Model confidence (mean pLDDT): 83 of 100. This is a predicted structure of a 72-nucleotide RNA (transfer RNA) from Thermothielavioides terrestris NRRL 8126. Rfam family: tRNA. It is annotated as a transfer RNA. The source organism's lineage runs through Eukaryota, Fungi, Pezizomycotina, leotiomyceta and Thermothielavioides terrestris. The sequence is in RNAcentral, with records from GtRNAdb.

[in-house]
RNA sequence: GCCCGCAUGGCUCAGUGGUAGAGCGCCAAUCUAGUAAAUUGGAGGUCGUCAGUUCGAUUCUGGCUGUGGGCA
Numbered sequence: 001g002c003c004c005g006c007a008u009g010g011c012u013c014a015g016u017g018g019u020a021g022a023g024c025g026c027c028a029a030u031c032u033a034g035u036a037a038a039u040u041g042g043a044g045g046u047c048g049u050c051a052g053u054u055c056g057a058u059u060c061u062g063g064c065u066g067u068g069g070g071c072a
Stems, first nucleotide, its partner, number of pairs: 001071007010024004018055001026042005048064005
């Protein structure tokens, strides 16, 4: 330099056009003499960024940035 993939709560990931979810973690309540476990509830994401397509984009297209891999 060229090619391919990935970017979504603190972490690991799902979601493939119709106002975003799970597990773990965190907080609170219940329970306990107390802690843990268990059960219930809650907070936390402008879906990397800038454009384009569309009535509507996390999802499709392009650029950029970051990251992983391959070729030379």